[in-house]
RNA sequence: GGCGAGUAUAGUUUAGUGGUAAAACUUUAGCCUUCCAAGCUAAUAAUGCGGGUUCGAUUCCCGCUACUCGCUU
Numbered sequence: 001g002g003c004g005a006g007u008a009u010a011g012u013u014u015a016g017u018g019g020u021a022a023a024a025c026u027u028u029a030g031c032c033u034u035c036c037a038a039g040c041u042a043a044u045a046a047u048g049c050g051g052g053u054u055c056g057a058u059u060c061c062c063g064c065u066a067c068u069c070g071c072u073u
Stems, first nucleotide, its partner, number of pairs: 001072008011025004019055001027043005048064005
């Protein structure tokens, strides 16, 4: 380099489903505390990119990109 397979969701790690996204940690604010830490409450923030199918796509299909693995030269 070629072929094949897999993965891509919040700042991080993971869920999840064709009906509009959940949790933990982090961050911020408040409560508590003499202060810090811990604890409690709340808030912020995400479906890699582009198409297709569909009434509706994060989910199904195709391509691209990035990463991982295997085979081969």
Model confidence (mean pLDDT): 81 of 100. Transfer RNA from Dictyurus purpurascens, 73 nucleotides, folded computationally. The source organism's lineage runs through Eukaryota, Rhodophyta, Florideophyceae, Rhodymeniophycidae and Dictyurus. Its Rfam family is "tRNA". By type it is a transfer RNA. It is recorded under the gene name trng.